[in-house]
This is a predicted structure of a 74-nucleotide RNA (transfer RNA) from an Acidimicrobiia bacterium. It matches the Rfam family "tRNA". By type it is a transfer RNA. Its family is annotated with triplet codon-amino acid adaptor activity in the Gene Ontology.
C1' cells in the first nucleotide's frame, strides 16, 4: 500500500431484501400496589441513523469522499 466487514437511543441490537411514520428488550423517570425495597403492572421522555456532499417528490436504505473499530493480503 489494497480489499472485506462494522458504526441506529444511555448499553445491546433489528430494521439494508423491494427507498415511504425511525423501533425492540434492558436502562432511565412518573404513578399503581408494599410499613419500605425488590418484584410485578400502567403510563412517559430520550435519535444530526459516524461526518460530508450528491441522485430522488421522499434516504438509516442508492452513489462518491472521509473518519473511527475489526478482520484479510501484501
Nucleotide at each position: 500500500g489494497g480489499g472485506g466487514c462494522u458504526g441506529u437511543a444511555g448499553c445491546u441490537c433489528a430494521g439494508u431484501u423491494c427507498g415511504g411514520c425511525a423501533g425492540a428488550g434492558c436502562a432511565c423517570c412518573u404513578c399503581g400496589u408494599u410499613c419500605g425495597c425488590a418484584a410485578c403492572g400502567a403510563g412517559g421522555g430520550g435519535g444530526u441513523c459516524a461526518g460530508g456532499g450528491g441522485u430522488u417528490c421522499a434516504a438509516a436504505u442508492c452513489c462518491c469522499c472521509u473518519c473511527a473499530g475489526c478482520u484479510c493480503c501484501a
The sequence was found in a public genome assembly.